A computed fold for a 71-nucleotide RNA from a Ktedonobacterales bacterium, annotated as transfer RNA. The source organism's lineage runs through Bacteria, Bacillati, Chloroflexota, Ktedonobacteria and Ktedonobacterales. Model confidence (mean pLDDT): 80 of 100.
């Protein structure tokens, strides 16, 4: 330099055009003499920019970062 893949709550992942889900973690409540465990509830997220579309996390372009590969 070029090619390929990835980027989603604090962390690990799913979802691949229409409501963003699960685990773990956080907070609150219940239970308990207290706590743990357990149960219930709440908050919190699509890497940036542009385009297509009635509608984009999803498709296209571009940039950034990371991983792998070719030379």
């Nucleotide at each position: 330099a070029c090619c390929u893949g990835a980027g989603u709550g604090g962390c690990g992942u799913a979802g691949u055009g229409g409501u963003a889900a699960c685990g773990u973690g956080g907070c609150g409540c219940g239970c308990u003499c207290c706590a743990a465990a357990c149960g219930c509830g709440c908050a919190g997220u699509c890497c940036g920019g542009g385009g297509u579309u009635c509608g984009a996390u999803u498709c296209c372009c571009u940039g950034c970062u990371c991983a792998g590969g070719u030379g």

Rfam family: tRNA. The family's RNA type in Rfam is transfer RNA.